[in-house]
RNA sequence: GCUGUAUGUUGCUUUGUCGCUUCAGAUUUAUCUGGAGAGGAAAGUCCGGACAAUAAAGAGUGCCGCGCCACCUAACGGGUGGAUGUUGUGUAAUAGCAACAGAGAUAGUGCCACAGAAAAUAACCACCGCCACUUCGGUUGCGGAAAGGGUGAAAACGUGUGGUAAGAGCACACGAAUUGCGUUAGUAAUAGCGCAGUUGGGUAAACCUGGCGGAUUGAAAGCCCAUGUAUAUCAGCGCUUGAGGGCUACUCGCUCGAGCUGAGGGGUUGGGUGCAUCAGGCAUCAAGUGAUUGAUGUCGCAGUUAAAUGACAAAGGUCUUUGAGCAAUCAAAGGAACAGAAUCCGGCUUAUAGGCAUACAGUGAAU
Numbered sequence: 001g002c003u004g005u006a007u008g009u010u011g012c013u014u015u016g017u018c019g020c021u022u023c024a025g026a027u028u029u030a031u032c033u034g035g036a037g038a039g040g041a042a043a044g045u046c047c048g049g050a051c052a053a054u055a056a057a058g059a060g061u062g063c064c065g066c067g068c069c070a071c072c073u074a075a076c077g078g079g080u081g082g083a084u085g086u087u088g089u090g091u092a093a094u095a096g097c098a099a100c101a102g103a104g105a106u107a108g109u110g111c112c113a114c115a116g117a118a119a120a121u122a123a124c125c126a127c128c129g130c131c132a133c134u135u136c137g138g139u140u141g142c143g144g145a146a147a148g149g150g151u152g153a154a155a156a157c158g159u160g161u162g163g164u165a166a167g168a169g170c171a172c173a174c175g176a177a178u179u180g181c182g183u184u185a186g187u188a189a190u191a192g193c194g195c196a197g198u199u200g201g202g203u204a205a206a207c208c209u210g211g212c213g214g215a216u217u218g219a220a221a222g223c224c225c226a227u228g229u230a231u232a233u234c235a236g237c238g239c240u241u242g243a244g245g246g247c248u249a250c251u252c253g254c255u256c257g258a259g260c261u262g263a264g265g266g267g268u269u270g271g272g273u274g275c276a277u278c279a280g281g282c283a284u285c286a287a288g289u290g291a292u293u294g295a296u297g298u299c300g301c302a303g304u305u306a307a308a309u310g311a312c313a314a315a316g317g318u319c320u321u322u323g324a325g326c327a328a329u330c331a332a333a334g335g336a337a338c339a340g341a342a343u344c345c346g347g348c349u350u351a352u353a354g355g356c357a358u359a360c361a362g363u364g365a366a367u
Stems, first nucleotide, its partner, number of pairs: 001363010012316007020037007039338001043349002046347005051218004058252004063214004068082005084101006103209002108207002110203003124149002127144004132139002157175006176199010222273004231264001233263005244256004278300001280299008319334006
């Protein structure tokens, strides 16, 4: 330098003509002037909220979510930083870098295929001892033991020495893991040191135990106005001896309550608000490792309702290819993916042409 992979970030601009929506002003009824007008994901609807409604009440159970520590945030299953563990890379060895993980296995229950004698009340080969037999090579039976070998992801803590018939933490020395107590450092998770105890491991998106948190519905929500009419009629239940409803997923409890449910029929289908000024953007300074916070200044940046935000032309920019050039550069041609606001905001996830940055792998050249 090239190629590939991964992560992050970005993902068009200006002028003119015509057209559309909205706001403000003028004007006087339909025109003029000016400002603004679809994304990094607007997607998914997976989380958290703002806002709105459910009058006021709680308790228990159930169900759901989270999960090391600290901090940030309106909140979150999000973010930032840190500790521990595992894996990879790296190093003489450390350090460092990257990714992933997360309450409890000493409350209890369950499970660990295949292989293997056995997955926790272990004995296949091998070892030791005793009796009997013997072709003197050994064989059967009984007993001891788990140190050697084999199987396996994992086999009764490891190495060494002594001891023993052969052996065993049986004893000793040095260690490992883990529990408790004390002490030092740290906000803490944790780490170091000391003492004492214990010794097979895994698994809780297995049942389970414990801690923290959690109401539901949802802008077609909710509220208001106008217009118009018939709850005509029938049936069942009920009217304080309480039908039905709410708090609330269920139970208890509390509370509203004279109507409720079904059939059948009548009127309306319009408008406003919610609805765009807010957990807002930008710049500078300060604090902080950082996420972020504060102060000062400045800006107003869509508001539609079957849904406007566009079309054409020219030029330019990022980029690609070709040609010229020592190079800077010049010229020509091409010309972009995923994709369209619908109450709003903060996250997560998914899609994505091209560019830029970083890391890794491969490869080429030069020094």